[in-house]
RNA sequence: UGAAACCAUGGCCAAACUUGUCGCGAGACAGGGACGGAAAGCCACGGGUUUCUAUGAGACAGCCGGGUUGCAUAG
Repeated sequence: UGAAACCAUGGCCAAACUUGUCGCGAGACAGGGACGGAAAGCCACGGGUUUCUAUGAGACAGCCGGGUUGCAUAG
C1' cells in the first nucleotide's frame, strides 16, 4: 500500500415476517426480527420488473450492467 485472493476478529447493512405512520398503488420511513451481503454505500444512465386516475407520472440500487465514493486489524 492492498476488498484481486485465503483465514480469524471487531464494527457495518438488514430479506421474509411483524407493529405503527404515510401513499390510490408499486412502495417508503421508524421499531422488532435475521435470510443474506465486501459495496446489500450513493446515482434511475442502459436493460429489466412493477404501480396508477396511463400520449403522462411514479416504485424497485437486496434483478443485471454502468458511473462514482469507500472501514479497522492479527497471520

Predicted 3D model of a 75-nucleotide RNA (c-di-GMP-I riboswitch aptamer) from a Deltaproteobacteria bacterium. Its mean pLDDT, the model's own confidence on a scale to 100, is 76. The model forms 95% of the base pairs in the Rfam consensus.